[in-house]
Context: one part of a larger RNA
RNA sequence: UGGCGGGGGCCCGCACAACCGGUGGAGCGUCUGGUUCAAUUCGAUGCUAACCGAAAAACCUUACCCGGGCUUGACAUGGUGGGAAACCCUUGCGAAAGCGAGGGGUGCCGUCCUCUGGAUGGAAUCCCACCACAGGUGGUGCAUGGCCGUCGUCAGCUCGUGUCGUGAGAUGUUGGGUUAAGUCCCGCAACGAGCGCAACCCCUGCCCUUAGUUGCUACCCCGAAUGGGGAGCACUCUAAGGGGACUGCCGGCGAUAAGCCGGAGGAAGGUGGGGAUGAUGUCAGGUCAGUAUGCCCUUUAUGCCCGGGGCAACACAGGCGCUACAGUGGCCAGGACAAUGGGAUGCGACCCAGUAAUGGGGAGCAAAUCCCCCAAACCUGGUCAUGGUGCAGAUUGAGGGCUGAAACUCGCCCUCAUGAAGCCGGAAUCGGUAGUAAUGGCGGAUCAGCUAAGCCGCCGUGAAUACGUUCUCGGGCCUU
Numbered sequence: 001u002g003g004c005g006g007g008g009g010c011c012c013g014c015a016c017a018a019c020c021g022g023u024g025g026a027g028c029g030u031c032u033g034g035u036u037c038a039a040u041u042c043g044a045u046g047c048u049a050a051c052c053g054a055a056a057a058a059c060c061u062u063a064c065c066c067g068g069g070c071u072u073g074a075c076a077u078g079g080u081g082g083g084a085a086a087c088c089c090u091u092g093c094g095a096a097a098g099c100g101a102g103g104g105g106u107g108c109c110g111u112c113c114u115c116u117g118g119a120u121g122g123a124a125u126c127c128c129a130c131c132a133c134a135g136g137u138g139g140u141g142c143a144u145g146g147c148c149g150u151c152g153u154c155a156g157c158u159c160g161u162g163u164c165g166u167g168a169g170a171u172g173u174u175g176g177g178u179u180a181a182g183u184c185c186c187g188c189a190a191c192g193a194g195c196g197c198a199a200c201c202c203c204u205g206c207c208c209u210u211a212g213u214u215g216c217u218a219c220c221c222c223g224a225a226u227g228g229g230g231a232g233c234a235c236u237c238u239a240a241g242g243g244g245a246c247u248g249c250c251g252g253c254g255a256u257a258a259g260c261c262g263g264a265g266g267a268a269g270g271u272g273g274g275g276a277u278g279a280u281g282u283c284a285g286g287u288c289a290g291u292a293u294g295c296c297c298u299u300u301a302u303g304c305c306c307g308g309g310g311c312a313a314c315a316c317a318g319g320c321g322c323u324a325c326a327g328u329g330g331c332c333a334g335g336a337c338a339a340u341g342g343g344a345u346g347c348g349a350c351c352c353a354g355u356a357a358u359g360g361g362g363a364g365c366a367a368a369u370c371c372c373c374c375a376a377a378c379c380u381g382g383u384c385a386u387g388g389u390g391c392a393g394a395u396u397g398a399g400g401g402c403u404g405a406a407a408c409u410c411g412c413c414c415u416c417a418u419g420a421a422g423c424c425g426g427a428a429u430c431g432g433u434a435g436u437a438a439u440g441g442c443g444g445a446u447c448a449g450c451u452a453a454g455c456c457g458c459c460g461u462g463a464a465u466a467c468g469u470u471c472u473c474g475g476g477c478c479u480u
Stems, first nucleotide, its partner, number of pairs: 005480001007479007015469002019432005026323008034314002042053002064309007073133001077132007087104007108122006135298002138296003144292001146287003149283001151281001156195006162171003175186003201275004206243007215233001220230003246269001249263005325425001329384007341372003346365002350361004391422001396417007438461007
């Protein structure tokens, strides 16, 4: 100087408390530990691993295992010698990869010749032998770059000059107030400055301008009817630009300060809401399997190709989810209202067949014009009446559909049948302070298909509670 303390003071944060809903019990999904296995590839391991890398494991992916093969190699550059030259076809063995066999066939540039053609050299390409090398998801994240997690969106971390101290170092950065903030004010042997904070950026909430093949009868006309058409851009909307909020105004408090409390006006206040943005550093944190990269190792194999299997195993244990245990509910019928997005070997209206999944045909649309696309919770009516039930849907049987060479290991969907555990969950534990929690559906990436109940978004309905800071956890400042 810092760290730490079951030392002290001050102060924050869904940290506790208050409130709402969960997890821990059940079934299933998924990940992990363990076990098993020829292999169950590898990494991640308290917070900061465990629907994590994986935004898609039937083959491929694939790194693992078994078996069959190849070696200058699936890929790059260069060299030496030889051959055919490119390229195409047929065929044997084989699961394929691969190993063999046969046939057709000469293009481009230059030179020469007995120039319909032939000979020869060269460039591109291929084969053989060889050399230098390729290759390695082999090791080391305790050799590294880069990127990321975390403390933490916490308010801190430093420097120059000066001053003090023999020095390490201190001061500044401490103190009084204040703030979300080392934010600002005042004071002070300090005076300034930098990285952080804030602001500048994006979305959203109000208004205006510009613009109208979406929207509107708002106004006029046509039409049986739908903005369907004429007509118009006023409104909604779309998308570009601009305005708007600054404690600006008023009152009170305060040191006449910073600021705090209340009020007016306003769509909105006092950082309006959300996002992007993460200082110096910490954890020898994570990643050599994304890529890059030092060193080590391997080189007829630790490289490469192929077929099959495995990554999907199952006495168990843990994490995260989904569905429930019902009557503010289940089922049936009818009725209403979204937003984000996506669409060309795609989205597919509509018609027909089928109980359905889906199939046959197929309009329109490269899309504010067409399609995905009937949103669901909700509302109205009916039914069920407390029973493991008409709750719940696991599991299993049978039949069918789709994708794809191929659904046995190991896909999804439909129909009928079967109907398990489960009657609200011990100790313990998690999330949330508002358009949040809770709850309802919809879209997308990946993708042939899909194990998505995951992830990333979108809109609908829409709460309760916060006395307070003693205690738990984490953090900041001063002090000991």
The part of an RNA shown here (small-subunit ribosomal RNA, 3' major domain) has 480 nucleotides and comes from uncultured Thermocrinis sp. NCBI's taxonomy places the organism under Bacteria, Pseudomonadati, Aquificales, Aquificaceae, Thermocrinis. RNAcentral holds the full RNA, with entries from Greengenes.